[in-house]
A computed fold for an 85-nucleotide RNA, annotated as c-di-GMP-I riboswitch aptamer. The coordinates come from a structure-prediction model, not an experiment, and the mean pLDDT is 89.
RNA sequence: AAAUGACAAAGGCAAACUUGGUGAAAAUCAAGGACGCAAAGCUUCCGGCCUAAAGCAUUUUUGCUAUGGUAGCGGAGUUACCAAA
Repeated sequence: AAAUGACAAAGGCAAACUUGGUGAAAAUCAAGGACGCAAAGCUUCCGGCCUAAAGCAUUUUUGCUAUGGUAGCGGAGUUACCAAA
C1' cells in the first nucleotide's frame, strides 16, 4: 500500500411503525424507535425501480414524459475508523 473481515476495542448509521413539518405525488426532514449495515459516509455518472405537478396527446379521464425521487436496488467514482486469522 492492496486485499480481507473477530462473539476484538473505540465509536458510527438507523428499516418497519408512531407523532409533527415540507411536497402534486413518490418521497424527504425532525423527534421517538431498532430491522439490519464494515462504508447503511458522500456524488444520480450508467442501468433499474417509484412518482407524474407542469407540458404534450386524448374519446375528458386516461396515456406519454423527470426537470422530482431512490446512494438501505446494482455498477462506477470518491473519502474514511479498527486489525485477530